Bacterial RNase P class A from a Pseudomonadota bacterium, 353 nucleotides, folded computationally. The organism belongs to Pseudomonadota, within Bacteria. Its Rfam family is "Bacterial RNase P class A". By type it is a ribozyme. The coordinates come from a structure-prediction model, not an experiment, and the mean pLDDT is 77.

[in-house]
RNA sequence: GAAGUUGAUUGGACAGUCGCCGCGGGAUUCGUCCCGGGGAGGAAAGUCCGGGCUCCACAGAGCAGGAUGCCGGCUAACGGCCGGAGGUCGCGAGGCCAUGGAAAGUGAUACAGAGACUUAAACCGCCCAAGCAUCCGCAAGGAUGACGGCAAGGGUGAAAAGGUGCGGUAAGAGCGCACCGCGGAGGCGGCAACGCUGACGGCAAGUUAAACCCCAUCCGGAGCAAGACCAAAUAGGGAAGCAUUGGCGUGGCUCGCGCCGCUUCCGGGUAGGUUGCUGGAGCCGUCAGGUAACUGACGGCCUAGAGGAAUGACUGUCCUCGACAGAACCCGGCUUACAGAUCGACUUUCCCA
Numbered sequence: 001g002a003a004g005u006u007g008a009u010u011g012g013a014c015a016g017u018c019g020c021c022g023c024g025g026g027a028u029u030c031g032u033c034c035c036g037g038g039g040a041g042g043a044a045a046g047u048c049c050g051g052g053c054u055c056c057a058c059a060g061a062g063c064a065g066g067a068u069g070c071c072g073g074c075u076a077a078c079g080g081c082c083g084g085a086g087g088u089c090g091c092g093a094g095g096c097c098a099u100g101g102a103a104a105g106u107g108a109u110a111c112a113g114a115g116a117c118u119u120a121a122a123c124c125g126c127c128c129a130a131g132c133a134u135c136c137g138c139a140a141g142g143a144u145g146a147c148g149g150c151a152a153g154g155g156u157g158a159a160a161a162g163g164u165g166c167g168g169u170a171a172g173a174g175c176g177c178a179c180c181g182c183g184g185a186g187g188c189g190g191c192a193a194c195g196c197u198g199a200c201g202g203c204a205a206g207u208u209a210a211a212c213c214c215c216a217u218c219c220g221g222a223g224c225a226a227g228a229c230c231a232a233a234u235a236g237g238g239a240a241g242c243a244u245u246g247g248c249g250u251g252g253c254u255c256g257c258g259c260c261g262c263u264u265c266c267g268g269g270u271a272g273g274u275u276g277c278u279g280g281a282g283c284c285g286u287c288a289g290g291u292a293a294c295u296g297a298c299g300g301c302c303u304a305g306a307g308g309a310a311u312g313a314c315u316g317u318c319c320u321c322g323a324c325a326g327a328a329c330c331c332g333g334c335u336u337a338c339a340g341a342u343c344g345a346c347u348u349u350c351c352c353a
Stems, first nucleotide, its partner, number of pairs: 001349010012318007020039002023036005041324001045335002048333005053223004065219005070084005085099001086097004100214002105212002107208003123154002125150003132145005162180006181203001182201002186197004227275004237266006246260005282301008319322001
């Protein structure tokens, strides 16, 4: 210098004018006006997880359902993060992985093939040592064969019950042996996942659990339009008192009772208003513990809060001419979008000294 890996920062700058939404102070004729100060993001997004907060039938247990799934740690919690293990890709820095159980059970596994998961299978083959059948032979024995033996060779297939070699045999075969592979008691290291070693076992039988299922852990539901408070008009409800003079009902009459009337009080509740609402698992710095995530102590700071919903427009100067995009109860994550610029650590390679 080139090509990369990874972590982080930034996301036009300055000044002026006019507006918009909160806050503080002042003035006020209560209409408002003046001054000062604040006003989107790293993702405010998707609403995918987790928690706070609120209400509900106070949520204890079980079933159903859902989620997660190597190990250890962090955290309020998590499906997140950190560290580690294993696998896999890359020369490498590094990247990616739902990575528990297939010896509880059930299912799926196309096509081809004789046979596909079962103490497997005889299509082409190989073999007659024993037994059997047929034939020959007086006999000993010999020949042929499958309804017998074989899993070596061929063939099908993704997969046919370890591989290579030697021995062995009628022919063969982990049948025996050596090496490789596989399983693996125990030992050693590690908190663990797991790693190293390995007596022994002739050998073990597919794959699939983001198929049902089994095991372990977790989960009550709804959500700020949650919820709380104040509270018109109109209509209706309850209680007490007044009037019992009147009307209606109580099958004809009287009393009584009920309804209609008036006054006062009470409670629910609609419109509307207030609150929840932003000081918080907060941010910054230093120190300490820890590999780290993270935690603690001390110091400093206050940093939007609307409710049809503010954060805009114009002008001037400059530059490298500016991406994705905008809060709506709050917080921790994940994911997705993002022009350009900057910094750190590391890898491979080339050149020069």